[in-house]
Context: one part of a larger RNA
RNA sequence: GGAUGAACGCUAGCGAUAGGCCUAACACAUGCAAGUCGAGGGGUAACAGGGUAGCAAUACCGCUGACGACCGGCAAAUGGGUGAGUAACGCGUAUGCAACCUACCGAUAACAGUUGGAUAGCUCCCUGAAAGGGGAAUUAAACCGGCAUGAUACUAUUUAAUCGCCUGUUUAGAUAGUUAAAUAUUUAUAGGUUAUCGAUGGGCAUGCGUGACAUUAGCAAGUUGGUGAGGUAACGGCUCACCAAUGCUACGAUGUCUAGGGGUUCUGAGAGGAAGGUCCCCCACACUGGUACUGAGACACGGACCAGACUCCUACGGGAGGCAGCAGUGAGGAAUAUUGGUCAAUGGACGGAAGUCUGAACCAACCACUUCGCGUGCAGGAUGACUGCCCUAUGGGUUGUAAACUGCUUUUAUAUAAGAGGAACAGUAUUUAUGUAUAGAUAUUUGCCAGUAUUAUAUGAAUAAGGAUCGGCUAACUCCGUGCCAGCAGCCGCGGUAAUACGGAGGAUCCGAGCGUUAUCC
Numbered sequence: 001g002g003a004u005g006a007a008c009g010c011u012a013g014c015g016a017u018a019g020g021c022c023u024a025a026c027a028c029a030u031g032c033a034a035g036u037c038g039a040g041g042g043g044u045a046a047c048a049g050g051g052u053a054g055c056a057a058u059a060c061c062g063c064u065g066a067c068g069a070c071c072g073g074c075a076a077a078u079g080g081g082u083g084a085g086u087a088a089c090g091c092g093u094a095u096g097c098a099a100c101c102u103a104c105c106g107a108u109a110a111c112a113g114u115u116g117g118a119u120a121g122c123u124c125c126c127u128g129a130a131a132g133g134g135g136a137a138u139u140a141a142a143c144c145g146g147c148a149u150g151a152u153a154c155u156a157u158u159u160a161a162u163c164g165c166c167u168g169u170u171u172a173g174a175u176a177g178u179u180a181a182a183u184a185u186u187u188a189u190a191g192g193u194u195a196u197c198g199a200u201g202g203g204c205a206u207g208c209g210u211g212a213c214a215u216u217a218g219c220a221a222g223u224u225g226g227u228g229a230g231g232u233a234a235c236g237g238c239u240c241a242c243c244a245a246u247g248c249u250a251c252g253a254u255g256u257c258u259a260g261g262g263g264u265u266c267u268g269a270g271a272g273g274a275a276g277g278u279c280c281c282c283c284a285c286a287c288u289g290g291u292a293c294u295g296a297g298a299c300a301c302g303g304a305c306c307a308g309a310c311u312c313c314u315a316c317g318g319g320a321g322g323c324a325g326c327a328g329u330g331a332g333g334a335a336u337a338u339u340g341g342u343c344a345a346u347g348g349a350c351g352g353a354a355g356u357c358u359g360a361a362c363c364a365a366c367c368a369c370u371u372c373g374c375g376u377g378c379a380g381g382a383u384g385a386c387u388g389c390c391c392u393a394u395g396g397g398u399u400g401u402a403a404a405c406u407g408c409u410u411u412u413a414u415a416u417a418a419g420a421g422g423a424a425c426a427g428u429a430u431u432u433a434u435g436u437a438u439a440g441a442u443a444u445u446u447g448c449c450a451g452u453a454u455u456a457u458a459u460g461a462a463u464a465a466g467g468a469u470c471g472g473c474u475a476a477c478u479c480c481g482u483g484c485c486a487g488c489a490g491c492c493g494c495g496g497u498a499a500u501a502c503g504g505a506g507g508a509u510c511c512g513a514g515c516g517u518u519a520u521c522c
C1' cells in the first nucleotide's frame, strides 16, 4: 500500500448494489415451512342447493355441488439449513465396470381372460386422567391372493460363430421349466402388465494429487492371501467355515494434534503466500449413540423402534418433545436484521384439468457493513469591510472572493398531477389449416412489489459536512498555558521556564458522507 462476513470512536443528505451469529453443532415459548388426487374406493362429519312429509316449527332423503375423517395412489430421499465429525477414494482430476441399479420421462413390440379373500371407515360395546388401546358385527377398491395366457425376461442343459483384458463378452439358435396385469369414464382421455433401447440420477473400483509433529518407529489377528459358502443391485474378509502366514513401514506405517474438500477469493511483477463467508459442485450431519422398516431410491432434519441426557404434562398407573427450515426468544459475545407480504413471475409436488400446497423463490422492512453514483450550489463581487489570529506594531500580514451585495440554476427537497416494464401463459369461447389431434389466430382473463420506478408542473439557495493530522519517517506552523508535572507515542523519541512533539487557539494539510483506531492476511 491493498484486503475484510469485521468491531469500536466521532459524524451523517439521497439512490442503486451486494451482504448481514465468524462466538454456544448452546437451550428453545409461539406461528408457519409437504402435501395432493372424488377422473381409484366405501361413503357423508361440516357448508350450499334440491326433493319428500307437514299449516308451521321441524323431520327425513348422498339426490347434486362439494367434501372432514378413513382405505388406496403418487410425493414426502427434492427443495431449505449447518460444518460437529472426517487427513478419508472424503474431495479434485483422469480412467474402468467383461461386477451394477435407476420411480417419474421418451421410443418400440406384445398383452390385459377368469375367480376369490380380508380390512379401515360406519354401527355397537369395554377400558384409560390423557396419549390412546381392546373386542364384536358388517363393507369397497387401481388393497391382498388363486387359476389361465406369455417371451427378446429368469433358471437349467446344449450347438455354432465372434471378439477380448484372466474370470469371460457379443450374436444366432435348440430343449425343458418358472413368472404378469386394473380399471375409471361425461367416450375426450387418463392409467395397468411384460420386454428391449434411450435419457436422467446414482453405486463400486483404480492411477495421481490433496495438513502439522520423529520430542510419535515400529504397527496389524478378519489382520494379509487362498478354497468354498452366505449376503448384496453389484465386486470384494462385506460376513462365515477351513487352510496358509502373511500384510504395511524411513518414498514416514502406527500414534497424537488440527481441518469439511473444490470452483474460487485476497495479495504479489511473477513464483509464491494466505483464506474457503456470500454464489455453484461434491461430502457429512439433523438432541447424543445404535438399529432396521417402507420404498425405484433412506438406514430417512419437520418417519419408526431401543438406550441416554434434558424439558414439559400427569388422576403417579403412564405419556409428550427435538428450529444446524423461516421469523422470533433467552444465553454467550466486540458483534450480525422482521414473530412482514405474495404465490404475480421462476421452479417444485399432486391432479386429465380447473386448481391446491410451497418461510423454495420473488418482494418489502432494519443496518454507511461493502462497492458505485449524485448532492450539499454556480457566476460576478476589493474600500481586499467587520471580527478573530500573528508581527519588527501611527503600520503591515493572514482569515479572504471568503462574507455582505447583484444576477442565475433547481440535481436534490417539498407539494400537485399523470403513471410503467416485469404478462408469457394456462383455462374458456369463436375460428383457420391439414395428417382429426396438433399447430396457429382473435376475444376474454391474471401484478405481491406499488400508485413504486419514472415523467411533468410549481416553490425557493431553499433541506444537506465532517473526521483525522501538522518533530522526522509524512503533505501541513505560529502564539498562549504547563514546567520530567499533566500528558503524548507506530518507531526514533518529546516534556526539568522561550515545547512547530503535552493542552487550547488561530492557521494549514489529507480524505470526504465519511474519517480515524483496533484485529487479521499478503
Stems, first nucleotide, its partner, number of pairs: 001522004006518005013374004019367002021332001026330003030327003035074003040071002043067002047065003050061004081285003090210008100202002105198007113147005123136005153178009163168001183190002211257003218248003223245008260282004264275004287308005310321004338364001340363003346360001347358004377408004388398004413459006422449001427444008466511005471492003477506005487494002